Small-subunit ribosomal RNA from an uncultured bacterium, 1520 nucleotides, folded computationally.
The prediction has a mean pLDDT of 85.
The RNAcentral record of the sequence draws on Greengenes.
RNA sequence: UUGAUCCUGGCUCAGAAUGAACGCUGGCGGCGUGCCUAACACAUGCAAGUCGCACGAGAAAGACCGUUUUCGGAUGGUCGAGUAAAGUGGCGCACGGGUGAGUAACGCGUAGGUAACCUACCCCUGUAUUUGGGAUAACAGGACGAAAGUUCUGCUAAUACCGGAUACGACCCUGGGCUGGUGGGUCCGGGGUGAAAGUGGGCCUCUCGAAGAAGCUCAUGUACGGGGAUGGGCCUGCGUCCUAUCAGCUGGUUGGUGGGGUAACGGCCUACCAAGGCUGUGAUCGGUAGCCGGCCUGAGAGGGCACACGGCCACACUGGCACUGAAACACGGGCCAGACUCCUACGGGAGGCAGCAGUGGGGAAUCUUGCACAAUGGGGGAAACCCUGAUGCAGCGACGCCGCGUGAGCGAUGAAGCCCUUCGGGGUGUAAAGCUCUUUCGGCAGGAACGAUAAUGACGGUACCUGCAGAAGAAGCUGCGGCUAACUACGUGCCAGCAGCCGCGGUAAUACGUAGGCAGCAAGCGUUGUUCGGAGUUACUGGGCGUAAAGAGUGUGUAGGCGGUUUGCCAAGUUUGGUGUGAAAUCUCCCGGCUUAACUGGGAGGGUGCGCCGAAAACUGGCAGGCUCGAGUGCGGGAGAGGAGAGCGGAAUUCCUGGUGUAGCGGUGAAAUGCGUAGAGAUCAGGAGGAACACCUGCGGUGUAGACGGCUCUCUGGACCGCAACUGACGCUGAGACACGAAAGCGUGGGUAGCAAACAGGAUUAGAUACCCUGGUAGUCCACGCCCUAAACGAUGCACACUUGGUGUGGGCAGUUCAUUCUGUCCGUGCCGUAGUUAACGCGUUAAGUGUGCCGCCUGGGGAGUACGGUCGCAAGGCUGAAACUCAAAGGAAUUGACGGGGGCCCGCACAAGCGGUGGAGCAUGUGGUUCAAUUCGACGCAACGCGAAGAACCUUACCUGGGCUCGAACGGCUCACGACAGCGCCUGGAAACAGGUGCUUCCCGCAAGGGACGGGAGUCGAGGUGCUGCAUGGCUGUCGUCAGCUCGUGUCGUGAGAUGUUGGGUUAAGUCCCGCAACGAGCGCAACCCUUGCCCUGUGUUGCCACUCCGAAAGGAAGCACUCUCAGGGGACCGCCAGCGAUAAGCUGGAGGAAGGUGGGGAUGACGUCAAGUCAGCAUGGCCUUUAUGUCCAGGGCUACACACGUGCUACAAUGGCCGGUACAAAGCGUUCCCAAGCCGCGAGGCGGAGGUAAUCGCAAAAAGCCGGUCUCAGUUCGGAUUGCAGGCUGCAACUCGCCUGCAUGAAGCUGGAAUCGCUAGUAAUGCUACAUCAGAACGGUAGCGUGAAUACGUUCCCGGGCCUUGUACACACCGCCCGUCACAUCACGAAAGCGGGUUGUACUAGAAGUCUGCAGGCUGACCCGCAAGGGAGGCAGCGGCCCAAGGUAUGACUCGUGAUUGGGGUGAAGUCGUAACAAGGUAGCCGUAGGAGAACCUGCGGCUGGAUCACCUCCUUU
Repeated sequence: UUGAUCCUGGCUCAGAAUGAACGCUGGCGGCGUGCCUAACACAUGCAAGUCGCACGAGAAAGACCGUUUUCGGAUGGUCGAGUAAAGUGGCGCACGGGUGAGUAACGCGUAGGUAACCUACCCCUGUAUUUGGGAUAACAGGACGAAAGUUCUGCUAAUACCGGAUACGACCCUGGGCUGGUGGGUCCGGGGUGAAAGUGGGCCUCUCGAAGAAGCUCAUGUACGGGGAUGGGCCUGCGUCCUAUCAGCUGGUUGGUGGGGUAACGGCCUACCAAGGCUGUGAUCGGUAGCCGGCCUGAGAGGGCACACGGCCACACUGGCACUGAAACACGGGCCAGACUCCUACGGGAGGCAGCAGUGGGGAAUCUUGCACAAUGGGGGAAACCCUGAUGCAGCGACGCCGCGUGAGCGAUGAAGCCCUUCGGGGUGUAAAGCUCUUUCGGCAGGAACGAUAAUGACGGUACCUGCAGAAGAAGCUGCGGCUAACUACGUGCCAGCAGCCGCGGUAAUACGUAGGCAGCAAGCGUUGUUCGGAGUUACUGGGCGUAAAGAGUGUGUAGGCGGUUUGCCAAGUUUGGUGUGAAAUCUCCCGGCUUAACUGGGAGGGUGCGCCGAAAACUGGCAGGCUCGAGUGCGGGAGAGGAGAGCGGAAUUCCUGGUGUAGCGGUGAAAUGCGUAGAGAUCAGGAGGAACACCUGCGGUGUAGACGGCUCUCUGGACCGCAACUGACGCUGAGACACGAAAGCGUGGGUAGCAAACAGGAUUAGAUACCCUGGUAGUCCACGCCCUAAACGAUGCACACUUGGUGUGGGCAGUUCAUUCUGUCCGUGCCGUAGUUAACGCGUUAAGUGUGCCGCCUGGGGAGUACGGUCGCAAGGCUGAAACUCAAAGGAAUUGACGGGGGCCCGCACAAGCGGUGGAGCAUGUGGUUCAAUUCGACGCAACGCGAAGAACCUUACCUGGGCUCGAACGGCUCACGACAGCGCCUGGAAACAGGUGCUUCCCGCAAGGGACGGGAGUCGAGGUGCUGCAUGGCUGUCGUCAGCUCGUGUCGUGAGAUGUUGGGUUAAGUCCCGCAACGAGCGCAACCCUUGCCCUGUGUUGCCACUCCGAAAGGAAGCACUCUCAGGGGACCGCCAGCGAUAAGCUGGAGGAAGGUGGGGAUGACGUCAAGUCAGCAUGGCCUUUAUGUCCAGGGCUACACACGUGCUACAAUGGCCGGUACAAAGCGUUCCCAAGCCGCGAGGCGGAGGUAAUCGCAAAAAGCCGGUCUCAGUUCGGAUUGCAGGCUGCAACUCGCCUGCAUGAAGCUGGAAUCGCUAGUAAUGCUACAUCAGAACGGUAGCGUGAAUACGUUCCCGGGCCUUGUACACACCGCCCGUCACAUCACGAAAGCGGGUUGUACUAGAAGUCUGCAGGCUGACCCGCAAGGGAGGCAGCGGCCCAAGGUAUGACUCGUGAUUGGGGUGAAGUCGUAACAAGGUAGCCGUAGGAGAACCUGCGGCUGGAUCACCUCCUUU
């Protein structure tokens, strides 16, 4: 996520943080912090020097004093000065500073080891500091070069270099003692090897004196040792990212011996020998990454990060190499190679900001080419001092944290402005103004530190202090639909836009934009990115797997994990005491310093870790010894579709042969294809062959699962029961591995009766690549070999233990019984259920309960079990198994509805049974369509269509054309002027409206002024609108439906939605009533109460009535109120009575009585609700639109059109009839602008007439069908009356468009109506007539009345609608639902692909710079040695050779990235195409695996599953 619910599950938000960036805004200060990207390239300056007390040499400018002069100058001396610069030499340059490219490593962290090592400078200490020698730079001169620089000759010094002597230690070889842990320590010996450097002062002697020399002494060096300290090297345990779609890796590889090398161990290197070493506790490969203290988050455990500060490492343009040195394979050293940049005279050279600033570039983005060595620290020096972009400071940036300010008090029933408004008012709001006050920060002026107790201050005239003026200079940003604090107006109108998620916007938007108001934070506020949290959403703390994602198809078993009971020992785990370490900073607590805080100083704690020394022995573990209950063996039994092989059997199908026999068979919903007169099918006999084994057969059995079914034999596995003899924990689970594994499928060879994918034909159908039918091949069967998957399911891993029961069933055992009867027990297999559990459904000793052990698996849906890779397979394909992208859901269970071509029960003119119609004709009327200037508008399945309209010639009228008016046709308020303009009458124009003209004429109060009424005029605010929105509304109405339903309170059940009640058994028209029941009651509906009608009674008698009586010839009158009737009021009917049925109920059936009998008939009455049903054009009404027009007036036209289509009616088609004549009987209404009598006229419509009537009085008014008589005789007629002509009548101002009626004439279609369809169950249908409303006139329509007056209902299978219960559901806008796939279009990401291009890397070969090492060294050569010398030797060097080796090259692989014509599927996309696969029995139940086929969803075969509806049967239980 749903209509609602519970659960699962993902997505999203609220918090904190940040090396940040972006938008808007910006007052001050302190402390921090600032290239996360290009380890990209760098101009310029600076960042490492110093020492004259190691050494030689040694200026110049300038000043002064001379000499000289041609007055220009030249020259000498003194000073400058033993100074500068350069050089030899020493120390430093390996620190400090930067960066994080590389590195998955002893790199880092932590704890150890070094008996395997080094350590300059520093400290302590011991012994020395002796004697000689030859050079060389600087310098001078020459040569080459553009330059960088190079080279030759000559001179010279040292703390530079070399030889000799000596040796307390030291080192090497060696003898021995003690000790120790290996190259350790120590003691006594022997032999051998190896050192040095001076300098600066002081005193004193020599010398006449100076210089100088010797001696003594001080300081500082130097050499060889010992020790310390510091710093390092090396080794080891443990910890340290992702990927198994990287599973095998390794040749100096692993070890040994000898040798070499190093400060030092070591395959570190080398020769030889051996063949090892690493790896599932993840080797090797690949990807990513500097590690840590810490930082962020979190309750914690964890997770993320690693910028600044601190420790370690690595690197210094890229790659390689060594030299020097105590230390480097060296950021500001060297050599070589490469790329790049620069200079060049083209020959050749120079360079390395990942130092501080700074530049370009990249980027969303990151600062000054600052000051100073004053402090701290570093280098050199004896020191003065010099150097120090380390550092201290300042600058820039709201980048962060912290602090402060932008004023304070008083001030209105409350200004203005703005906003809202119900027009009353409310809000902004004490806010402002105004009055009083203050001055932090900032400004101006003055003073002035600490840092340095003496000199030295970059910061800095800074912090801080004092004074002055003045509310003065200082507030924004975001939000206001829910989450989430905060609401109104206007604009917009699915547009513009918003959006973190849900979602807002289609004319009343608290969601967009603006405004007012409000909320939050505040010099900031928002947004974006990122991290943790929430997220128990990877679950150690702390999750799950029957149905939501998730138990491998099953077993055997390796590693691993776990393991019964008892005793002893050990002490690895464990617990505990002590101790070392866990750097500083950070963190916590306490105290202190900056006015506070941030920041910072001191102290304490913490630091869950690791090491060492002890202790304990319960538990785990180890070792040793026992035990028997776990496990196994043995002995004795019975059960079984367990497995394999061989043989045998009968039934059936099919085929073949023969007989009998004749026209069909077969098949289906119905058919056809097919078979059959060449003899089928049927039937009988015989034969052939293959496959499968009916009944028995069951929720029965066996097996690990898949699976297994005729009978017999052979071979063989396992389980169970009983006994308790044996072993003595031998056990459980099980990653990999191995074995088995339905159906389909594959290979080879057989076999083939039936069935049957494919295929063919026939049907069905809009189509039918299907369902149905006729055929039919693979296959199904056998043998051997593969495949290895299923809804392989109990959708439930295995093992063990524990935890109430009942009832079946299979196997065994024991006891018992007359009984194969019963009881107990063990193993298996079902059902129902307690506790418990579960989201619920359910599970429930066969657990899904309670626990333990081990394994497998899950982490939103789709993409996808797909791609790529690997591996297996003959193939099909299996196993393993992603990502991009996309969605805010997908899902489970249960609930209420709705729906079902699901079920049950029931009702209704629903069907059926009947009667009469419609649909065909003509006409009327309404509608659609068309037409038109207009044919006004609305109503559209039932529930629009003789409907609004109970009545369009004008009017109505809303429409069209034309002509007029604009305060307007009607109305209200206000202002102004007027008083005849208005009214009445007349005239002119005109179609009228209207326009113009003319005659007559105001009223009331008041003395008057004036006021008022009335009227039109001018102006204004309102008007007016049948203009729009019925989807903004009220009211009213239709409909389901006069159907029997719809709910509530309390209680109960359920986590909940909800349920119960309202279901059930009966019954009813009814949720009507009765009974039962966790329900008990109640409400709206039903019924009744109301009206009418049917019977009786009472009252009332005029206008009604007339039986009796009287009068009258009659009509009628009197009299009367009995009857009819009228109007009132009562009675009557209630299953009350009887019988039966039912449960003794409710009630039903029948009967009696009764006018009426089971709600007597009819009406009014319409529950909760549904249809955004209908109506803005009845009325009302929000909003919008219009205002010389969408308003209003008038004339004419239109609504009446007419190819056509539909609905509703009328009249007919005729003889149950038409026509003619005669004759009988109503009810209910209506009437004064009305009904109209009698009488007269007219064929008639009608006219004249006027009595009576305001109505039980008079009139409309004749009722008609009917009945009686006559005629017509089956025909388009004596049926039918349309149409048309003529002549009339009536209404009305007016019948042309466009009324009704009459007479005469005309005499159309039509002879009972296709598919289809409507009404009606009794005083009903049908049929006949009458009246009324509307109305001047105009009904075939509407409403009502009476007359005549039927037929049929077996029944509920079916159609339609409805009610109740139940069931399924993927529906909830509720089946007019939902939804699948191809195709087409657009777009996005991905895969494949001939290839193309790049990166990394392996292997083989080649190559070989610089350089170490090594060999030669005939060339060169200073110190030393021999030698008188010449010369020789030792040593060194050039050069050459060799090993190794960087770049490069060739060849061939691997991995990876980019790109690629074309191609494949996938995702997404308001309105495309084709079908209808799925959800209901979804219309052929669905789904799984597999195979074939097909536009597509799919179809078919085989096997499997229920996660299938429905019906029937069986079984079980209960009773007897």